Background: Predicted 3D model of a 73-nucleotide RNA (transfer RNA) from Dactylosporangium sp. CA-139066. Its Rfam family is "tRNA". The family's RNA type in Rfam is transfer RNA. The sequence is in RNAcentral, with records from ENA. The prediction has a mean pLDDT of 82. Lineage of the source: Bacteria > Bacillati > Actinomycetota > Actinomycetes > Dactylosporangium.

[in-house]
């Protein structure tokens, strides 16, 4: 250089036949419970790697780039 697969909240991970506010755990903030803390309970805030296309309408299709693995001349 080529060829494959992969980038979603602060982490892991789902959604991957295009269509209602993008789910779930752990964490993280507030409040209630508690003496206190923890732990339980109710409640918050945080994300689809970027740039473009295509489409009424992209996280999902395309294509450039940029990051990660793997293979390979």
């Nucleotide at each position: 250089g080529g060829c494959g697969c992969c980038g979603u909240g602060g982490c892991g991970a789902a959604g991957a036949a295009g269509g209602a506010a993008a789910u779930c755990g752990c964490a993280c903030c507030a409040g209630c419970c508690u003496u206190c803390u923890a732990a339980g309970c109710u409640g918050g805030a945080g994300a689809c790697g970027u740039c473009g296309g295509u489409u009424c309408g992209a996280g999902u299709c395309c294509g450039g780039c940029c990051g990660g693995c793997g293979c390979u001349g």